[in-house]
């Protein structure tokens, strides 16, 4: 140094994936269900990522359309930071 001896008690929460509602989507919700998670509790303040209906810009058409691009005021708290709260245990 590295293993093992070694594990607490009572619990909570619930990915993926099926369903039930909503949305253009991304996602969110109802019930099932566990991959995990000591904050995977709550809350968009910073970064991050995702969706782009409407509106604009391109193409194309006789003419809508149907394709493309960029873009959040939409979503992500189980992507990290960052606030606030919370159980048990030892000092």
């Nucleotide at each position: 140094u590295u293993u093992g001896c070694u594990g607490a008690a009572g619990g909570g929460c619930a990915a993926a994936u099926c369903u039930u509602c909503c949305g253009a989507a991304a996602g969110g919700u109802u019930g099932g269900g566990a991959c995990g998670c000591a904050a995977a509790a709550c809350c968009a303040c910073c970064g991050g990522u995702c969706u782009a209906a409407a509106g604009c810009c391109g193409c194309u058409u006789u003419g809508a359309g149907a394709c493309g691009g960029a873009c959040a005021g939409g979503a992500c708290a189980g992507c990290g930071g960052g606030g606030u709260u919370g159980c048990c245990a030892g000092g």
This is a predicted structure of a 91-nucleotide RNA (c-di-GMP-I riboswitch aptamer) from a Desulfobacteraceae bacterium. The prediction has a mean pLDDT of 84. The sequence was found by an Rfam model in a public genome assembly.